[in-house]
Context: one part of a larger RNA
RNA sequence: GAACGAACGCUGGCGGCGUGCCUAACACAUGCAAGUCGAACGAGAAAAUCGUAGCAAUACGGUGAGUAAAGUGGCGCACGGGUCAGUAACACGUGGAUAAUCUGCCUUCAGGUAGGGCACAACCUGUCGAAAGACGGGCUAAUACCUUAUAAGACCACAGUCUCUUCGGAGACCGGGGUCAAAGGUGGCCUCUAUUUAUAAGCUAUCGCCUGAAGAGGAGUCCGCGCACCAUUAGCUAGUUGGUAAGGUAACGGCUUACCAAGGCUUAGAUGGUUAGCUGGUCUGAGAGGACGACCAGCGACACUGGAACUGAGAUACGGUCCAGACUCCUACGGGAGGCAGCAGUGGCGAAUAUUGGACAAUGGGCGAAAGCCUGAUCCAGCGACGCCGCGUGAGUGAUGAAGGCCUUCGGGUUGUAAAGCUCUGUCGGAUGGAACGAGUGUCUAUAACCUAAUACGUUAUUGAUUGACGGUACAGUCAAAGGAAGCACCGGCUAACUCUGUGCCAGCAGCCGCGGUAAGACAGAGGGUGCAAGCGUUGUUC
Numbered sequence: 001g002a003a004c005g006a007a008c009g010c011u012g013g014c015g016g017c018g019u020g021c022c023u024a025a026c027a028c029a030u031g032c033a034a035g036u037c038g039a040a041c042g043a044g045a046a047a048a049u050c051g052u053a054g055c056a057a058u059a060c061g062g063u064g065a066g067u068a069a070a071g072u073g074g075c076g077c078a079c080g081g082g083u084c085a086g087u088a089a090c091a092c093g094u095g096g097a098u099a100a101u102c103u104g105c106c107u108u109c110a111g112g113u114a115g116g117g118c119a120c121a122a123c124c125u126g127u128c129g130a131a132a133g134a135c136g137g138g139c140u141a142a143u144a145c146c147u148u149a150u151a152a153g154a155c156c157a158c159a160g161u162c163u164c165u166u167c168g169g170a171g172a173c174c175g176g177g178g179u180c181a182a183a184g185g186u187g188g189c190c191u192c193u194a195u196u197u198a199u200a201a202g203c204u205a206u207c208g209c210c211u212g213a214a215g216a217g218g219a220g221u222c223c224g225c226g227c228a229c230c231a232u233u234a235g236c237u238a239g240u241u242g243g244u245a246a247g248g249u250a251a252c253g254g255c256u257u258a259c260c261a262a263g264g265c266u267u268a269g270a271u272g273g274u275u276a277g278c279u280g281g282u283c284u285g286a287g288a289g290g291a292c293g294a295c296c297a298g299c300g301a302c303a304c305u306g307g308a309a310c311u312g313a314g315a316u317a318c319g320g321u322c323c324a325g326a327c328u329c330c331u332a333c334g335g336g337a338g339g340c341a342g343c344a345g346u347g348g349c350g351a352a353u354a355u356u357g358g359a360c361a362a363u364g365g366g367c368g369a370a371a372g373c374c375u376g377a378u379c380c381a382g383c384g385a386c387g388c389c390g391c392g393u394g395a396g397u398g399a400u401g402a403a404g405g406c407c408u409u410c411g412g413g414u415u416g417u418a419a420a421g422c423u424c425u426g427u428c429g430g431a432u433g434g435a436a437c438g439a440g441u442g443u444c445u446a447u448a449a450c451c452u453a454a455u456a457c458g459u460u461a462u463u464g465a466u467u468g469a470c471g472g473u474a475c476a477g478u479c480a481a482a483g484g485a486a487g488c489a490c491c492g493g494c495u496a497a498c499u500c501u502g503u504g505c506c507a508g509c510a511g512c513c514g515c516g517g518u519a520a521g522a523c524a525g526a527g528g529g530u531g532c533a534a535g536c537g538u539u540g541u542u543c
Base pairs, nucleotide, nucleotide: 001543002542003541004540006539007538008537009536010535013391014390015389016388017387018386019384020383026347027346028345030344031343032342035075036074037073040072041071048063049062050061051060052059053058082302083301084300092226093225094224095223096222097221098220101219102218103217106215107214108213109212110211111210112209113208114148115147116146117145123138124137125136126135127134128133153180154179155178156177158175160173161172162171163170164169184207185206186205187204188203189202193200194199195198228274229273230272235265236264237263240262241261242260243259244258245257246256247255277299278298279297280296281292282291283290284289304325305324306323307322308321327338328337329336330335355381357380358379359378363377364375365374366373367372394424395423396422397421404415405414406413407412428484430479431478432477434475438470442466443465444464446462447461448460449459450458487532488531489530490529491528492513493512494511498527499526500525501524502523508515509514
């Protein structure tokens, strides 16, 4: 000098864009943060209101409403969001391998979607319990579950031929065996069949379902190289190193087990210890390098602590389950409930770090045929000069160089064109009436075309209507008015900037050298000056 997720002191007008618990991975009150589908399925309220009967209590019926809440089932909950404790490791980076692998949703292609069955919730009912909840009996539906058929194809074990090969194996074709599937929903129609109004079988469109092949995207595993400090850590290792066999996995492998052999690593630093998430990058520097890894992006790990599996395409699962532990809460003492390193917020630690805000309008995600619902992701707003950038606090003129202050050699000098005065301007702030872009889709209406038996359904195009949290915000216009808007540090040398008064080795200053003991340019105050400026200094850290 530059930089900062900074803090502290004094000061503080406005806006834009960023950014904000670096400490206790400490403990958490409260609310919200993951649901959705009635076009998979069965069932299905109440309040309120209307009517009828009745003197009334009340009863019955309609609307509310096939709505709410709950249940079965499907998909999602493995994404998104947080944190950096652990980890010195194939964790990460980079380049490869997988002839050792898996892959829901999506895209393309091929083929199929036939026939049966009995359960369990919800519901009704009984028992136990303070509660959380649990256990029986009875009824019922499905795209839930089970079974049979079929098998192009896939898989399994064989026979044969060909191609490639890292010689381990891999691929293609072909033959006969064995094993393995499925589910329906919605809209429309009457050309064919049956009743003849229209509906059903049926046809048609669409969304699904099953099998197989390929793709895309995703994931697993393996390897080369790179990746902190300590030798005041020199030896480490028994599933250890290799083999055979078996098991296990989507998959290779001591991954696991049995047996056999005695290996394997290491001064080119094993083992042990300390520290640490890694990277793109950030800061600095002419560079080489050094330091760092907040925000943003990629990868990894974790979710009160430790362990375990279940479900599933995918988890050993932050807002799932089970076990153990610590802690907190409820309890009828028998037993239960909980997990903010999600967004806000609270206590605590600390020099120190924000609102218990608005909206799904946009972007993206989940579900759904869609309308739509959900979304503390996200978009916005609030708070903080925490940072960067921009703007303003006026401009011109004005000398009897006014008054006052300070200094003085008492002549004067300086503050100083500075002020006043005069003439203007209108940024920001204030007031006032206007007023957005971000909106494209989607939905509704109308028209046309295509499809078709069809003026259904569906698809496409066009016209109109509707949809904005931010926000009556940005922005532009008008009005008034110099009015509301400057401080901080320094002035001995380094280092730009000097005098007076007070003090008298005292009080004090200080980054280094050093100032202060009676004329202190170094302390304190004043006048003046210098530097930066809505900031200026100090401290801390890095180069």
This is a predicted structure of a 543-nucleotide part of an RNA (small-subunit ribosomal RNA, 5' domain) from a metagenome. The coordinates come from a structure-prediction model, not an experiment, and the mean pLDDT is 82.